Description:
The part of an RNA shown here (small-subunit ribosomal RNA, 3' major domain) has 466 nucleotides and comes from an uncultured bacterium. The full RNA is in RNAcentral, with records from Greengenes and SILVA. It matches the Rfam family "Bacterial small subunit ribosomal RNA". Its mean pLDDT, the model's own confidence on a scale to 100, is 84.
[in-house]
Context: one part of a larger RNA
RNA sequence: UGACGGGGACCCGCACAAGCGGUGGAUGAUGUGGUUUAAUUCGAUGCAACGCGAAAAACCUUACCCACCUUUGACAUGUACGGAACUUGCCAGAGAUGGCUUGGUGCUCGAAAGAGAACCGUAACACAGGUGCUGCAUGGCUGUCGUCAGCUCGUGUCGUGAGAUGUUGGGUUAAGUCCCGCAACGAGCGCAACCCUUGCCAUUAGUUGCUACGAAAGGGCACUCUAAUGGGACUGCCGGUGACAAACCGGAGGAAGGUGGGGAUGACGUCAAGUCCUCAUGGCCCUUAUAGGUGGGGCUACACACGUCAUACAAUGGCUGGUACAGAGGGUUGCCAACCCGCGAGGCGGAGCCAAUCCAUAAAGCCGGCCUCAGUUCAGAUUGUGGGCUGCAACUCGCCUGCAUGAAGAUGGAGUUGCUAGUAACCGCAGGUCAGCAAUACUGCGGUGAAUACGUUCCCGGGUCU
Numbered sequence: 001u002g003a004c005g006g007g008g009a010c011c012c013g014c015a016c017a018a019g020c021g022g023u024g025g026a027u028g029a030u031g032u033g034g035u036u037u038a039a040u041u042c043g044a045u046g047c048a049a050c051g052c053g054a055a056a057a058a059c060c061u062u063a064c065c066c067a068c069c070u071u072u073g074a075c076a077u078g079u080a081c082g083g084a085a086c087u088u089g090c091c092a093g094a095g096a097u098g099g100c101u102u103g104g105u106g107c108u109c110g111a112a113a114g115a116g117a118a119c120c121g122u123a124a125c126a127c128a129g130g131u132g133c134u135g136c137a138u139g140g141c142u143g144u145c146g147u148c149a150g151c152u153c154g155u156g157u158c159g160u161g162a163g164a165u166g167u168u169g170g171g172u173u174a175a176g177u178c179c180c181g182c183a184a185c186g187a188g189c190g191c192a193a194c195c196c197u198u199g200c201c202a203u204u205a206g207u208u209g210c211u212a213c214g215a216a217a218g219g220g221c222a223c224u225c226u227a228a229u230g231g232g233a234c235u236g237c238c239g240g241u242g243a244c245a246a247a248c249c250g251g252a253g254g255a256a257g258g259u260g261g262g263g264a265u266g267a268c269g270u271c272a273a274g275u276c277c278u279c280a281u282g283g284c285c286c287u288u289a290u291a292g293g294u295g296g297g298g299c300u301a302c303a304c305a306c307g308u309c310a311u312a313c314a315a316u317g318g319c320u321g322g323u324a325c326a327g328a329g330g331g332u333u334g335c336c337a338a339c340c341c342g343c344g345a346g347g348c349g350g351a352g353c354c355a356a357u358c359c360a361u362a363a364a365g366c367c368g369g370c371c372u373c374a375g376u377u378c379a380g381a382u383u384g385u386g387g388g389c390u391g392c393a394a395c396u397c398g399c400c401u402g403c404a405u406g407a408a409g410a411u412g413g414a415g416u417u418g419c420u421a422g423u424a425a426c427c428g429c430a431g432g433u434c435a436g437c438a439a440u441a442c443u444g445c446g447g448u449g450a451a452u453a454c455g456u457u458c459c460c461g462g463g464u465c466u
Stems, first nucleotide, its partner, number of pairs: 007466007015456002019419005026311008034302002042053002064297007073127001077126002079123005086103001089100004107116003129286002132284003138280002140275003143271001145269001150189006156165003169180003195263004200231007209221003213218001234257001237251005313412001317371007330359002334353002340347002378409001383404007425448007
C1' cells in the first nucleotide's frame, strides 16, 4: 500500500423479510456424469459447465469405429509433355474406383505455320494437407465480479523512503451525482447526456391503408394507420424543509414528473477463467499417414446419479356446440386460397401473391349443454395394428395420423429457485436452422393480468471510511 477478520460505523441489491408461482416426488424430452462399446468424436466442470459450442447427427454433417481403396494428393503455386473444355453408352464392383467406348472442336493474336489464356490429363520434385499436441507460448473474441462506482494522471505540497494528499470530511444522489469545506489546483477513463425504441401532440405525405359522401363505382385524406421532420419534461412553476447551498418532501398544470418505461452501451483490472474444433498464429509432431476417398456402423447404447424443461395429478376443471378480439415476423427451388376426395394426417386442384393487396382461422375469453369427486368423460406414458409425408434411402434412427391399449401420478422430505407492474402467473402466434424432423429448445410477439414490501436484526454479494 493492499487483502483478510465469526472487528467497528455508514450505505446498496428480489440479499433477507412480506407475497405469488415453481423445483425437489410421477411420466416424458433434453444435456451431463458413470458404465458399456469396435466406436459410443471433441470441448465446456462451483457461482460464471450440464435444452452449453449445436439457429436442426437417417446419408451428408462427422472430427469417432470397421472394411475397401489413393499417395504431388480433395485444395494452392511453380516446371515439362500431351490434349480444348465438355459429352454418350457398356462392363466389374457395396461404393470409391478401374477398364472400354461415342460425339466434339470453341476464345485471343497471326496470312499460314504456330503461340497464348482458361480448363483437363500424365511425370518428377519443391510442396500440399492435419478438427494432431500445447489456451500454461499467443492474437482475436467471450464469460465473470458488474452497469458495481469506481480506476488513474500532470503540476504542486508533505514524507529519508515505500508512499500520502487530490479521491478524506459535512450534506446529498441511482452515480467520485452535485454543493460546501479543505495544500491542493486541474485533467483523463468510467457515471450522466448524445443513439435506438415506446408513451402525447403538430406539420408534411396518402396507396395496397382509412371512410363524415346511403351501397358499388367514383370521390375525399377529416379520423385510424403508415413514416419522415419537429415540439414536449427542464426540479421549469408554487409551498415547505435545508447551511442563504446542493438537494429532498408535497402540490399545480400535463399524455408523461423528477433517470417516464425498455434497449444498446461494460472503466483500470481479477480469475495463467474459456476457446489452437470459428478464424489467425509461435513451437513441437505425422508425411504410402496423425493426410485423402468410399460403403456400413457410431455420436440415439443403459443396473444407475444429477441439472434444465414439458405434461399432469383435475370441477377456477375435462369434453362438446356457437361466437369475439392481436402483434411481430416469413414467403418465387417459395407461401399456398376456393371447390372436390379422405374420419384424419393428407391428396387433388389451380386462383392470388416478389406482398399495408395474397397465403391468413390466434388461444385463453364469452354464451349454452353434458360430466359430479371416481384413478374418473382426470392424466396421457407404453404397446399392437392400419395409413400419410419428406427424402437415393426412415432396420439400427424421422415426423404426423386413425383405431385399440390405457402405466405412473391423489400437489411432492430435507432443501432450493424466479419475480417489485403491464412485472409474476396463465394463453396462444411467429421466426431462424431446415428436404424432413426427434422444438417440450432458443429468439421474438402480442392477449388476459395479480399479490406484497413493516423494515434492514439476520443469510448472501457489493461499495465507502476506519